[in-house]
Formats: sequence, C1' cells, structure tokens
RNA sequence: CGCUCAUCCAGAGCGGCUGAGGGACGGGCCCUACGACGCCGCGGCAACCAGCGCCCCCACCAGGGGAGCCAGGUGCCAAUGCCCGAACGAUGAGAG
Repeated sequence: CGCUCAUCCAGAGCGGCUGAGGGACGGGCCCUACGACGCCGCGGCAACCAGCGCCCCCACCAGGGGAGCCAGGUGCCAAUGCCCGAACGAUGAGAG
C1' cells in the first nucleotide's frame, strides 16, 4: 500500500504546552479565544487479538463453536461514523 473478514445508535476526561482551527470528503448542522485541532502527563471506557481455565461438536488428534475471567498488544474517551450522500471512512484481526 491494496485485498479479505468483523464491528461502528452502549461506554469513558482532567491537567500542562501551544494558539485557530476542527468534526476524513461534498452538502447540512455543530464544536471552538469560557482556548478548538495537535502534543505530553495522569485517569478512564471497552473487550478485536493475546493469555487463563470451563463446557459442547468431533472416537482421539487436529480443527471449530459457546459462555466466563483477565487486561499483555491495539483501539477509543462532543454529538449514532453528528446527520444525509457516496465507487466513502475508521478500528481490529488475517493473508500478501
């Protein structure tokens, strides 16, 4: 970087630095000098993957499915992915 699969109406913010934009894109509607976006620190949410043991399918193995615990790798913490649109996007996992 493109490809495949899953998810996207639940949930979770304070402080410091900076200083004018931001909510991907178009249209709308919002947030923002009572300090946005971004970065850093701390805190938190969640449970995709990993880990742990349990149950089921399978004669066994391999493989698969289910509910649970945990929180190591990610992710996330205005508004349903803010709304509508689209040959859209984001995140996770996998194979290249």
This is a predicted structure of a 96-nucleotide RNA (SAM riboswitch aptamer (S box leader)) from an Acidimicrobiia bacterium. The organism belongs to Acidimicrobiia, within Bacteria. Rfam family: SAM riboswitch aptamer (S box leader). Rfam links the family to the GO term regulation of gene expression. It was read from a public genome assembly, where an Rfam model found it. The coordinates come from a structure-prediction model, not an experiment, and the mean pLDDT is 86.